RNA sequence: GAAGCAAGCCAGACCGUCGCUGGUGCAAGGUCCCGAAAGGGCGCACUGGAGGAAGGUCCGGACUGCACAGGGCAGCGCAGCAGCUAACGGCUGUCCACCGCGAGGUGAGGAUCAGAGCUACAGAGACGAGUCAAUGCGGGACGCAGUCCCGCAUUGGGUGAAACGAGCAAUCUCUGCGCGCAGCAACACCAAAUAGGCCAGCGUUGAUGUGGCUCCGCGGAGCUGGCGGGUAGGUGGCACCGAGCCGUGCAGCGAUGCACGGCCCAGAGGAAUGACGGUCACGUUCAGGCGCUCGCAAGAGGGCAGGGAUGCACAGAAUCCGGCCUAUCGGCUCGCUUCACAC
Numbered sequence: 001g002a003a004g005c006a007a008g009c010c011a012g013a014c015c016g017u018c019g020c021u022g023g024u025g026c027a028a029g030g031u032c033c034c035g036a037a038a039g040g041g042c043g044c045a046c047u048g049g050a051g052g053a054a055g056g057u058c059c060g061g062a063c064u065g066c067a068c069a070g071g072g073c074a075g076c077g078c079a080g081c082a083g084c085u086a087a088c089g090g091c092u093g094u095c096c097a098c099c100g101c102g103a104g105g106u107g108a109g110g111a112u113c114a115g116a117g118c119u120a121c122a123g124a125g126a127c128g129a130g131u132c133a134a135u136g137c138g139g140g141a142c143g144c145a146g147u148c149c150c151g152c153a154u155u156g157g158g159u160g161a162a163a164c165g166a167g168c169a170a171u172c173u174c175u176g177c178g179c180g181c182a183g184c185a186a187c188a189c190c191a192a193a194u195a196g197g198c199c200a201g202c203g204u205u206g207a208u209g210u211g212g213c214u215c216c217g218c219g220g221a222g223c224u225g226g227c228g229g230g231u232a233g234g235u236g237g238c239a240c241c242g243a244g245c246c247g248u249g250c251a252g253c254g255a256u257g258c259a260c261g262g263c264c265c266a267g268a269g270g271a272a273u274g275a276c277g278g279u280c281a282c283g284u285u286c287a288g289g290c291g292c293u294c295g296c297a298a299g300a301g302g303g304c305a306g307g308g309a310u311g312c313a314c315a316g317a318a319u320c321c322g323g324c325c326u327a328u329c330g331g332c333u334c335g336c337u338u339c340a341c342a343c
Base pairs, nucleotide, nucleotide: 001339002338003337004336005335007333008332009331010330012280013279014278015277016276017275018274020049021048022047023046024045025044026043032041033040034039051314055325056324058323059322060321061320062319063183064182065181066180075179076178077177078176079175080094081093082092083091084090095109096107097106098105099104110174111173115172116171117168118167119166132156133155134154135153136152137151138150139149140148141147142146187236188235189234190233197227198226199225200224201223202222209218210217211216212215244263245262246261247260248259249258250257251256282311283310284309285308286307289304290303292301293300294299
């Protein structure tokens, strides 16, 4: 220098203006606005405001409700060995197998002497057993030779990955281990209208209602109050002192654990996290400018400084967390391997 392997990181920066949204403080009328209520909202200042995957919703947990004495069956899942973890189908180390010259990568790596099933093509025969050819012996049929049939024995060509010797468990199965079911649209609380329910009171001795209103008339079975359940709607769950983040040290090969110090870090509910302008950085492209190299030339290659245009990946939190998988323009750092050259 070229080609790779493995691990980690960034995901444009800054300024100004205008907005959206959470929190805190101050204001605020217990007297404002919306709403029947529950509840929500309006001002100012300060401050927080997407990701490495927020994605797919595949696996595991927290949390919540229901169920539950214990055990088993069924069903689903996992599988070398040892560990890590709240847990896992995840991760680490290691053995073995395979791939790679190598750094490394991949693994669907329990059991086929419990049983079943399957093994393409070829071949007489493929998991049931005995069969095909040749030879020999014995018996039988046709009048003999000879041919054919039956039985027994010996040997073996050929086919094929494999011919009573095996393989496949990513076919069922067996062994060991794990799993109760559902999911934040969980669940808890507040709580209309309408309809229905229960209780009490009044009412056919005419109520409530209604027309003129001290009374008279119409009319004819409900009326009033309370309670409780569910629904719409609202609040909590839910924005977090947490399996939390950062740093240092110790133990361990490592995953990881422990100790100490520091920090508080998005949160809506049709769903905020943005728009515009400027400067700088980066990529692509265009037309020129100035050098350089090669070349006789035409021309080709590359460099420097500016200008114009354009672009800046994948992608958008929705109860939270740990993983896996998938997508991702471009760039950076550390370590290692192979090859070439120089010393």